[in-house]
RNA sequence: AGAGCAGGCCGGGCGACCGCGGCAUCGGCAAGAAGGGUGUCGAGGAAAGUCGGGACUCCACAGGGCAGCGCGGUGGGUAACGCCCACCCGGAGCGAUCCGGGGAAAGCGCAACAGAAAGCAAACCGCCGAUCGCAAGAUCGGUAAGGGUGAAACGGUGAGGUAAGAGCUCACCAGCGCGGCGGGUGACCGUCGCGGCUAGGCAAGCCCCGCGCGGAGCAAGGCCAAGCAGGGAGCGAGCUGCCCGCUCGAUGCUCCCGGGUAGGCUGCACGAGGUCGCCGGCAACGGCGAUCCCAGAGGGAUGGUCGCCCAUCCGCUUCGGCGGUGGACAGGAUCCCGCUUACAGGCCCGCUCUUCAU
RNA sequence: GGGCCCGUAGCUCAGUGGUAGAGCAGGGGACUCAUAAUCCUUAGGUCGCAGGUUCGAUCCCUGCCGGGCCCA
Numbered sequence: 001a002g003a004g005c006a007g008g009c010c011g012g013g014c015g016a017c018c019g020c021g022g023c024a025u026c027g028g029c030a031a032g033a034a035g036g037g038u039g040u041c042g043a044g045g046a047a048a049g050u051c052g053g054g055a056c057u058c059c060a061c062a063g064g065g066c067a068g069c070g071c072g073g074u075g076g077g078u079a080a081c082g083c084c085c086a087c088c089c090g091g092a093g094c095g096a097u098c099c100g101g102g103g104a105a106a107g108c109g110c111a112a113c114a115g116a117a118a119g120c121a122a123a124c125c126g127c128c129g130a131u132c133g134c135a136a137g138a139u140c141g142g143u144a145a146g147g148g149u150g151a152a153a154c155g156g157u158g159a160g161g162u163a164a165g166a167g168c169u170c171a172c173c174a175g176c177g178c179g180g181c182g183g184g185u186g187a188c189c190g191u192c193g194c195g196g197c198u199a200g201g202c203a204a205g206c207c208c209c210g211c212g213c214g215g216a217g218c219a220a221g222g223c224c225a226a227g228c229a230g231g232g233a234g235c236g237a238g239c240u241g242c243c244c245g246c247u248c249g250a251u252g253c254u255c256c257c258g259g260g261u262a263g264g265c266u267g268c269a270c271g272a273g274g275u276c277g278c279c280g281g282c283a284a285c286g287g288c289g290a291u292c293c294c295a296g297a298g299g300g301a302u303g304g305u306c307g308c309c310c311a312u313c314c315g316c317u318u319c320g321g322c323g324g325u326g327g328a329c330a331g332g333a334u335c336c337c338g339c340u341u342a343c344a345g346g347c348c349c350g351c352u353c354u355u356c357a358u
Numbered sequence: 359g360g361g362c363c364c365g366u367a368g369c370u371c372a373g374u375g376g377u378a379g380a381g382c383a384g385g386g387g388a389c390u391c392a393u394a395a396u397c398c399u400u401a402g403g404u405c406g407c408a409g410g411u412u413c414g415a416u417c418c419c420u421g422c423c424g425g426g427c428c429c430a
Base pairs, nucleotide, nucleotide: 001354002353003352004351005350007348008347009346010345012309013308014307015306016305017304018303020042021041022040023039024038025037026036044329048340049339051338052337053336054335055334056217057216058215059214063244064243065242066241068213069212070211071210072209073087074086075085076084077083088101089100090099091098092097102208103207107206108205109202110201119154124147125146126143127142128141129140130139131138132137155173156172157171158170159169160168174198176195177194178193179192180191181190182189183188221266222265223264224263230257231256232255233254234253235252236248237247238246239245273292274291275290276289277288278287279286280285313324314323315322316321359429360428361427362426363425364424365423368382369381370380371379376413384400385399386398387397388396406422407421408420409419410418
């Protein structure tokens, strides 16, 4: 210099004027409301998709079983998770790095076409033997070493062996299982011995093993106000589907038809909270201290104009600049932690490969 | 807030592991003086998008995009 890998952060800034929502306060008033003045706060890294997990609230504070659903190497983090960190194994890459992860020697099932044969072995060509035949060849049998088909054909090399062959036997290697020793918390790794010689793929097919999950959702739930017209049916209702169990139940409860209302307050903004520092830890994260208060709308506020500046894009260029354009994706609605997706542009840190120079 | 379903040819729909069809519409031909109907023939597909599982994906899994329905 070129090519690439991985991670973190920002995502317009400042000022003036006008406007909007919340809260506090001032003034006014007998008291309050509306309006007014002042102060203060007022969207995001994703507020989004609503995918995973929780907090909170109610239903038996939440119980047992079956079914169902989710997750899946090991260890740790966390309130919890399908999230995060570290490590292990396998695969891809020269590499930085990335991707994947229980069980197929419990059982059932699936594999089109091609091919002789697709899961237990199997004989199309070839090879060998026997019989027949002058021969070409035919029939029967043996053979998985060679050819051919396929995504996939039941270890590899060499030697022995044989009619020809074959783990049929042997040596070495690969793989699997069992056992011992050593290391590691563990996944696992290293090493030694034995075994039969070989067990195929798919579980994002059923299934098996282990772990987890009660249901509903802020329109949860609580309080108040206003209004109406009752009638019918049932005996059960509530806690997902089923069974058990529990609780409540006749001035009750459920369902259907009809009628009324279309309001207010609360939940609801101090929280697994933000920032900074120190300590522990490889890290995720945790602990301690200091400091800060940071949206709460309800037809739903957070916008507009102007000036200067930093970017983007476009045009011109004498390469110094000049002129124009004018901020990407997008916006709360109970809250939080994650994941995923969208995004103009910019900044920072680390690492790898190639080439050149010293 | 919660639940369910769909996306395949221009349109309406089949196909749910083995390489995608049907009806109508379109093009060409026949019949007719001509048109329709009828008959013959023919073209047309990123199976919504991306990634994964598998030898192989419209189908199975995951994430997006678009649309529809139901309940409170």
The prediction has a mean pLDDT of 81. This is a predicted complex of two RNAs, RNase P RNA and transfer RNA, with 430 nucleotides together. It holds a member of the Rfam family "Bacterial RNase P class A". Rfam describes the family as follows. Ribonuclease P (RNase P) is a ubiquitous endoribonuclease, found in archaea, bacteria and eukarya as well as chloroplasts and mitochondria. A reference for the family is Frank and Pace (1998), "Ribonuclease P: unity and diversity in a tRNA processing ribozyme", Annu Rev Biochem.